[in-house]
Molecule: SAM riboswitch aptamer (S box leader)
RNA sequence: CCCUUAUUCAGAGUGAUGGAGAUACAAAGGAUCUGUGAAGUCACGGCAACCCCGUUUCGGAAGGUGCCAACCUGAGCGAGUAAUCGAACAAUAAGAG
Repeated sequence: CCCUUAUUCAGAGUGAUGGAGAUACAAAGGAUCUGUGAAGUCACGGCAACCCCGUUUCGGAAGGUGCCAACCUGAGCGAGUAAUCGAACAAUAAGAG
């Protein structure tokens, strides 16, 4: 990088640095967070989704990933009279190449 499968529920922040953006996902619209300091980086701490561990309706956090401010509407594609559903796209994990 590509393929397959599962999930997209919940949970969990302080400090330093930094200095203007950020809120995963197609146009667009709206809303929100942010100089009372955005993204990113580092340290420490934490969470427990997958792997993992155990005395396995559950618990744990040593290890590998991941995560810890703030979201709604929604075009298009496939099925359907419609409501609606699904795929696709994106993220994370496990496995295969």